[in-house]
């Protein structure tokens, strides 16, 4: 310096153009003598900037950050 992958709730993984989905975790209720387990709700996310689209997590182009080759 040059190529390739990755980037989504506090964490872990989905979603290949058309209300962002489950997991844990955190909060509240239920059960308990209290705690825990267990049900059972609510709450939380598309890295960033711009483009193309009637509509972008999605597709294109920059950048940032971590990974891995190359040199």
């Nucleotide at each position: 310096g040059c190529g390739g992958c990755a980037g989504u709730c506090g964490u872990c993984u989905a979603a290949u153009g058309g209300c962002a989905a489950g997991a844990u975790a955190c909060c509240a209720g239920a059960c308990u003598g209290u705690g825990g387990c267990u049900c059972u709700g609510a709450u939380g996310a598309c890295g960033c900037g711009g483009g193309u689209u009637c509509g972008a997590u999605u597709c294109c182009c920059g950048u940032c950050u971590g990974c891995c080759g190359c040199c």